Model confidence (mean pLDDT): 80 of 100. The RNA shown here (transfer RNA) has 74 nucleotides and comes from Halobacteriovorax sp. It matches the Rfam family "tRNA". By type it is a transfer RNA.
C1' cells in the first nucleotide's frame, strides 16, 4: 500500500433473499426467599443496530465514502 472479515445493551453474541414493538446469556437495580448472605424465582432499565450520505413507501440489513479493530499478502 492492496485484498478480506468484523463493528448491534456495560461485556459477550445471535438476527435478518429489507416489514413494522431489536433479541439472548451475563452483569446492573428492585422485589421474593433466608437469621444474614448465596443459590433459585419475578419484574425493570439499560440499544443513534460505529459516523455520515444514498436507494426505497421503509433500511440493523442493499450501495458508496470515512472511522476503529483484525487476518493475510507485498
Nucleotide at each position: 500500500g492492496c485484498a478480506c472479515c468484523c463493528g448491534u445493551a456495560g461485556c459477550u453474541c445471535a438476527g435478518u433473499u429489507g416489514g413494522a414493538u431489536a433479541g439472548a446469556g451475563u452483569g446492573u437495580c428492585a422485589g421474593u426467599u433466608u437469621c444474614c448472605g448465596a443459590a433459585g424465582c419475578u419484574g425493570a432499565a439499560g440499544g443513534u443496530c460505529g459516523c455520515g450520505c444514498g436507494u426505497u413507501c421503509g433500511a440493523u440489513c442493499c450501495g458508496c465514502g470515512c472511522c476503529g479493530g483484525g487476518u493475510g499478502c507485498g